RNAcentral holds the sequence, with entries from ENA. Predicted 3D model of a 72-nucleotide RNA (transfer RNA) from a Candidatus Pacearchaeota archaeon. Rfam family: tRNA. Rfam classes the family as a transfer RNA. Taxonomically the source falls in Candidatus Pacearchaeota (Archaea, Nanobdellati). Its mean pLDDT, the model's own confidence on a scale to 100, is 84.

RNA sequence: GCCCCUAUAGCUCAGCGGUAGAGCAAUUGCUUCGUAAGCAGGAGGCCGGGAGUUCAAAUCUCUCUAGGGGCU
Numbered sequence: 001g002c003c004c005c006u007a008u009a010g011c012u013c014a015g016c017g018g019u020a021g022a023g024c025a026a027u028u029g030c031u032u033c034g035u036a037a038g039c040a041g042g043a044g045g046c047c048g049g050g051a052g053u054u055c056a057a058a059u060c061u062c063u064c065u066a067g068g069g070g071c072u
Base pairs, nucleotide, nucleotide: 001071002070003069004068005067006066007065010024011023012022013021018055027041028040029039030038048064049063050062051061052060
């Protein structure tokens, strides 16, 4: 220098254009003499930034940023 992949909840990851989910963690309640475990509930995101396409974008296109990989 060129090419590819990744970026979504605190963490690990789903999510094939139509109101964003799970597990774990944290939290509240139940249970216990108490703790852990178990059970139940709610909360927590405007999807890395910007622009474009579309009635509608986490999803498609372009660009930038960060991380990873390959080639020279």